RNA sequence: CGGGGUAUAGCGCAGCCUGGUUAGCGCGUCACACUGGGGGUGUGAAGGUCGAGAGUUCAAAUCCCUCUACCCCGA
Numbered sequence: 001c002g003g004g005g006u007a008u009a010g011c012g013c014a015g016c017c018u019g020g021u022u023a024g025c026g027c028g029u030c031a032c033a034c035u036g037g038g039g040g041u042g043u044g045a046a047g048g049u050c051g052a053g054a055g056u057u058c059a060a061a062u063c064c065c066u067c068u069a070c071c072c073c074g075a
Stems, first nucleotide, its partner, number of pairs: 001074007010027004020058001029045006051067003055063001
């Protein structure tokens, strides 16, 4: 320098291809209940600029473009 992949909640991931109702799952956290108990079980809750910017669209995590970080391949 060229090509490809990944980026979504504290952690691990799904959703993207084929745009559309409130962005979800597991673990974790918090509250409450049961319990002798800071363990366990149950119920509920909080937590997201969907890596950044711009564009298309009535509508973008999803489509187009550029950039950033990391990983892989090639030179």

The RNA shown here (transfer RNA) has 75 nucleotides and comes from an uncultured Victivallaceae bacterium.
Its mean pLDDT, the model's own confidence on a scale to 100, is 81.
It was read from a public genome assembly.
Its Rfam family is "tRNA". Rfam classes the family as a transfer RNA.